[in-house]
RNA sequence: UGCUUAUCCAGAAAGACCGAGGGAAGGGCCCUAGGACGUCUUGGCAACCCCGAAGAAGGGUGCUAACUCCCACUGCAGCAUGCAGGUAGAUGAGCA
Numbered sequence: 001u002g003c004u005u006a007u008c009c010a011g012a013a014a015g016a017c018c019g020a021g022g023g024a025a026g027g028g029c030c031c032u033a034g035g036a037c038g039u040c041u042u043g044g045c046a047a048c049c050c051c052g053a054a055g056a057a058g059g060g061u062g063c064u065a066a067c068u069c070c071c072a073c074u075g076c077a078g079c080a081u082g083c084a085g086g087u088a089g090a091u092g093a094g095c096a
Base pairs, nucleotide, nucleotide: 001096002095003094004093005092006091007090008089013042014041015040016039017038021031022030023029026071027070028069043064044063045062047061048060049059050058068088073085074084075083076082077081
């Protein structure tokens, strides 16, 4: 990097550094110099894997704004939208 598979309406802070955009992509709508995003440290949450008799403890990743922030693609209702499923994405595990 590619393939397969499971989950994605819950949950979870602060400090330091950096310094302008960021929330994957399109349209929205949000966050952001009262410092977003990112990096590091500590804490926390708890999805998967390992170990284990175990829901324990521990370890390997992961996560720590908004339903994967919403919509867009298909179908069914209704015509404001709602429901279900896909596409795409994120994370874990296995294989190459």
SAM riboswitch aptamer (S box leader) from a Schleiferiaceae bacterium, 96 nucleotides, folded computationally. Lineage of the source: Bacteria > Pseudomonadati > Bacteroidota > Flavobacteriia > Schleiferiaceae. The prediction has a mean pLDDT of 82.